RNA sequence: UUUAUAUGCUAGGGGUGCUGAUUAGCUGAGAGAUGCACUGCAUCGACCCUCAUUACUUGAACCGGGUAAUACCGGCGUAAGGAAGCGUUUUAGAAGCAAU
Repeated sequence: UUUAUAUGCUAGGGGUGCUGAUUAGCUGAGAGAUGCACUGCAUCGACCCUCAUUACUUGAACCGGGUAAUACCGGCGUAAGGAAGCGUUUUAGAAGCAAU
C1' cells in the first nucleotide's frame, strides 16, 4: 500500500401470511399501525439486506413431505433478476521500500 472478516455513519432495497379454538393460536429476524381507495396503494415504526451460493422477486394456482391451515420443511437454486459510498478496530494474508 492492498485484500478478507467484523463494525459505524449516511443513503437505498424488501416482505407483511395461514387458521380448527379468533381478546387467540402456528412458523419466523420480521406477518405492525394509520390513511385513502374498495381489495389495491401510500406513509411511518420494527426487522432483514445492499455485488451477493445469506434480504427479496420470478418460475409458482409448481413438485415431494408434513399440518387444523399456510409462500410450514425441502426441492427448484452454484438458476435468472436484484439496492452503495465513506470511515474505524482486531486478526490473517499478499506485494514493495528501508534498516540490521
This is a predicted structure of a 100-nucleotide RNA (TPP riboswitch aptamer (THI element)). It matches the Rfam family "TPP riboswitch aptamer (THI element)". Gene Ontology term of the family: thiamine pyrophosphate binding.